[in-house]
RNA sequence: GGCCCUAUCGUCUAACGGUCAGGACAUGGGCUUUUCAAGCCUAAAAUCCGGGUUCGAUUCCCGGUAGGGCUA
Numbered sequence: 001g002g003c004c005c006u007a008u009c010g011u012c013u014a015a016c017g018g019u020c021a022g023g024a025c026a027u028g029g030g031c032u033u034u035u036c037a038a039g040c041c042u043a044a045a046a047u048c049c050g051g052g053u054u055c056g057a058u059u060c061c062c063g064g065u066a067g068g069g070c071u072a
Stems, first nucleotide, its partner, number of pairs: 001071007010025004018055001027043005048064005
């Protein structure tokens, strides 16, 4: 250089083109306990960037960025 794959809460991970973008762990608050831990309830938190298609895009298309793989 060429080709291919990946990018979603703090972390990991779901999501037929129509979901309130879900779950686990972690974090904050509450209950419980003499206290801690555990348990229960609850809250906040995310679609890499720019365009395009579409009534509607996390999802499809193009370009870019970052990471990874194969190859010369």

The prediction has a mean pLDDT of 82. Transfer RNA from a Minisyncoccota bacterium, 72 nucleotides, folded computationally. The source organism's lineage runs through Bacteria, Bacillati and Minisyncoccota. RNAcentral holds the sequence, with entries from ENA. Rfam family: tRNA.